[in-house]
Molecule: Bacterial large signal recognition particle RNA
Organism: Virgibacillus profundi
RNA sequence: UCGUGCUAAGCGGGGAGGUAGCGGUGCCCUGUACUCGCAAUCCGCUAUAGCGAGGUCGAAUUCCCAUCUUAGGUGGGGCGACUUUAUGGUCUGCCUUAAGGGAUUGGUGUUGACGCUCAGGUCCUGCGCAACAGAAACCCAUGAAUUCUGUCAGGUCCGGAAGGAAGCAGCAGUAAGUGGUGUUUUCUGUGUGCCGCAGGGAAGCCUAGGCCGAGCCAUGAACUUAAGUAACGCUUAGGGACGUCACAUCGAUGAUGGGUGCACGG
Numbered sequence: 001u002c003g004u005g006c007u008a009a010g011c012g013g014g015g016a017g018g019u020a021g022c023g024g025u026g027c028c029c030u031g032u033a034c035u036c037g038c039a040a041u042c043c044g045c046u047a048u049a050g051c052g053a054g055g056u057c058g059a060a061u062u063c064c065c066a067u068c069u070u071a072g073g074u075g076g077g078g079c080g081a082c083u084u085u086a087u088g089g090u091c092u093g094c095c096u097u098a099a100g101g102g103a104u105u106g107g108u109g110u111u112g113a114c115g116c117u118c119a120g121g122u123c124c125u126g127c128g129c130a131a132c133a134g135a136a137a138c139c140c141a142u143g144a145a146u147u148c149u150g151u152c153a154g155g156u157c158c159g160g161a162a163g164g165a166a167g168c169a170g171c172a173g174u175a176a177g178u179g180g181u182g183u184u185u186u187c188u189g190u191g192u193g194c195c196g197c198a199g200g201g202a203a204g205c206c207u208a209g210g211c212c213g214a215g216c217c218a219u220g221a222a223c224u225u226a227a228g229u230a231a232c233g234c235u236u237a238g239g240g241a242c243g244u245c246a247c248a249u250c251g252a253u254g255a256u257g258g259g260u261g262c263a264c265g266g
Stems, first nucleotide, its partner, number of pairs: 001266006010056002012030004020046005034054005063259006072250004077245004082240005088234001093232001095228006105218004115211003119207004123200006129193002131190007138182001139180004148173004156165003
């Protein structure tokens, strides 16, 4: 150096978690790199750290070590926004109320606003008057057969007669009563009328004058102040998950370099 046959090693690895620690089953990342049995209320081991039984390959592109690379994970932290819980009305907007403010719009006003002043009415009290209602008087009519009056036909009574007496009916008038009219008079009454007189009267309304000379009434914005309100935004604190940054940690994969048996034969 070549050939043949063996052996060690290998036949995935890693992260988190779990564990006194190590590995596995399970989850995740990478990726395709044997089989069977055990195994999260765990299974098996002890720093020589899966156990048990098989298969394959086999001394180097495949094994071991170092360096570099760096997929991905984990930890705490910063920033960004998402979600949730709590807190705060003395951060803070929205919202509500109140006050100030007086934009805008409408009505009215030099045919005189607002204000002031004066005199009346409305209001109250007293007196009076009128009206209305009722009653009475008055007027007219009617009206006692009797128990009113007068006149009393006829008739009756007395009388010799003359004459007288009582008196029915009728007529006239009248009392009590009834009916009617309403020009008048008296009395009573009232949410009738304010007609008259007097007194009162705080305000309001109306009327009619005088003075002044430009606003007055209603609506009420922007804005400011005060009070309130925790639903939302906002403040503060906590939790969850996401993205990103740097630090720390573990680290697959890949690259480079180096290292590494035994036997036989040529």